RNA sequence: CCGGCGGGUCGGGCGGCCGCCCCGCACCUGCUUGGUAUUCUUUUAAGAAUUGAAACAGAUUUUAAGAGAAUAUGGAGCAGGUGCGGGGAGGAAAGUCCGGGCAGGACAGGGCGCGGUGAUGGCUAACGGCCAUCUGGAGAAAUCCACGGGAAAGUGCCACAGAAAAUACACAGCCUUCGGGCAAUGGUGAAAAGGUGCGGUAAGAGCGCACCGCGAUUUUGGUGACAGAAUCGGCAGGGUAAACCCCACCGCCUGCAAGACCAAGUAUGCCGGUAUGCUCGGCCCGAGCGUUAUCCCGGCGGGUAGGUUGCUUGAGGUUGUCGGCAACGGCAAUCCCAGAGAAAUGGUCGCCGACUACAGAACCCGGCUUAUAGACCCACCGGACAA
RNA sequence: GCGGGCGUAGCUCAAUUGGAUAGAGCACCUGACUACGGAUCAGGAGGUUAGGGGUUCGACUCCCUUCGCCCGUG
Numbered sequence: 001c002c003g004g005c006g007g008g009u010c011g012g013g014c015g016g017c018c019g020c021c022c023c024g025c026a027c028c029u030g031c032u033u034g035g036u037a038u039u040c041u042u043u044u045a046a047g048a049a050u051u052g053a054a055a056c057a058g059a060u061u062u063u064a065a066g067a068g069a070a071u072a073u074g075g076a077g078c079a080g081g082u083g084c085g086g087g088g089a090g091g092a093a094a095g096u097c098c099g100g101g102c103a104g105g106a107c108a109g110g111g112c113g114c115g116g117u118g119a120u121g122g123c124u125a126a127c128g129g130c131c132a133u134c135u136g137g138a139g140a141a142a143u144c145c146a147c148g149g150g151a152a153a154g155u156g157c158c159a160c161a162g163a164a165a166a167u168a169c170a171c172a173g174c175c176u177u178c179g180g181g182c183a184a185u186g187g188u189g190a191a192a193a194g195g196u197g198c199g200g201u202a203a204g205a206g207c208g209c210a211c212c213g214c215g216a217u218u219u220u221g222g223u224g225a226c227a228g229a230a231u232c233g234g235c236a237g238g239g240u241a242a243a244c245c246c247c248a249c250c251g252c253c254u255g256c257a258a259g260a261c262c263a264a265g266u267a268u269g270c271c272g273g274u275a276u277g278c279u280c281g282g283c284c285c286g287a288g289c290g291u292u293a294u295c296c297c298g299g300c301g302g303g304u305a306g307g308u309u310g311c312u313u314g315a316g317g318u319u320g321u322c323g324g325c326a327a328c329g330g331c332a333a334u335c336c337c338a339g340a341g342a343a344a345u346g347g348u349c350g351c352c353g354a355c356u357a358c359a360g361a362a363c364c365c366g367g368c369u370u371a372u373a374g375a376c377c378c379a380c381c382g383g384a385c386a387a
Numbered sequence: 388g389c390g391g392g393c394g395u396a397g398c399u400c401a402a403u404u405g406g407a408u409a410g411a412g413c414a415c416c417u418g419a420c421u422a423c424g425g426a427u428c429a430g431g432a433g434g435u436u437a438g439g440g441g442u443u444c445g446a447c448u449c450c451c452u453u454c455g456c457c458c459g460u461g
Base pairs, nucleotide, nucleotide: 001383002382003381004380006378007377008376009375010374012352013351014350015349016348017347018346020088021087022086023085024084025083026082027081028080029079030078031077032076033075035073036072037071038070039069040068041067042066043065044064045063047062048061049060050059090358094369095368097367098366099365100364101363102255103254104253105252109285110284111283112282114251115250116249117248118247119133120132121131122130123129134148135146136145137144138143149246150245154244155243156240157239158238171186172185173182174181175180194212195211196210197209198208199207213235214233215232216231217230218229219228220227221226259309260308261307262306269300270299271298272297273296276290277289278288279287316335317334318333319332320331321330322329323328388460389459390458391457392456393455394454397413398412399411400410406444415431416430417429418428419427437453438452439451440450441449
């Protein structure tokens, strides 16, 4: 440099002007609330004083306590406006295919059934995810692919062809002492009762032997899947479990329109249910709650269509370090990074770049899958050239 | 949001538990019949079984994934 293979990062940048959503601060305006001061009104005290012939209430003044109103002042809360500052979609926000958190079902469950997963070990909150390893397969290699438990528990299915598709009643064929013996050869098929060679035989055959394959036992290494070795057995007996099934493990249902609170409104209207109804939706057992109804259950009808909360600080991000092959975990420092509610991220101009792709949060998180113009980086394999 | 179902020729539907060329009716084309048309008769064409991948000897059928549509429910 060329070809390949595996992984990661980004996915328009900078600036000007005008706008949108959220948060904080300051100022202004309005409302509400309670505090202080002054003034006025009023109540109480059988208060005190003055006037007066006489004042226990009743005239005037005054003191104390209380209530109300007005004004001023500084405070708190809410709403609106203005200004300043900060933040504002993704790697998939998507599909909703898995898993978990959270919330409710009157937190009592057990068995059957049903559903899911499926090599081994680990990681994790959990998983059908990820990492490492094993086995089998593809490749020259890097590397990639596999729903990868059980077919010697049972049942089912295997069209056509073929003699035969699984208790071998053997079509052609081979041999024959004509009773029978045999499965080498042929052909069919996706699949036909170990394979190759030598011996053996009437012809043959694990009938015998060597090697390979298979199975059992023992043993070595490994946590384990598994791998290696030794000994024994002539060979167990087709495929299919993404067919039923068996084994092991896991699994309650409903979902933020969950749920909680405030305000407003309404029908204590109607029909049905009756000893049974509801609670872990199917069945059984068990347990709990309610039980003649305004209040329980089912259906119809009527009302509301507003606000607050849940709501974003989280299995969180970044950096460093330690443990581990890795996934991942521990510790320390540091950061706060959307939170709307008909739903905010936009428009326009200039420069750079340019083929500008897929695509928009709605309770949150971990994965998987799918879509994606282009740019960059790293590791490895093969080849060529140069030193 | 949750749950369930469907996709086969231009249209409407089949295909028995996976089994060999995926069929039928209407529509379309060609020919015959007719003066012409219709009807009728004879023949023919038309399929990515929604797309992709897998299991299996073999897939419309079984499994996974994607796309589109429909229904129920709050």

Predicted 3D model of RNase P RNA and transfer RNA as a complex of 461 nucleotides. It holds a member of the Rfam family "Bacterial RNase P class A". It is annotated as a ribozyme. Its mean pLDDT, the model's own confidence on a scale to 100, is 76.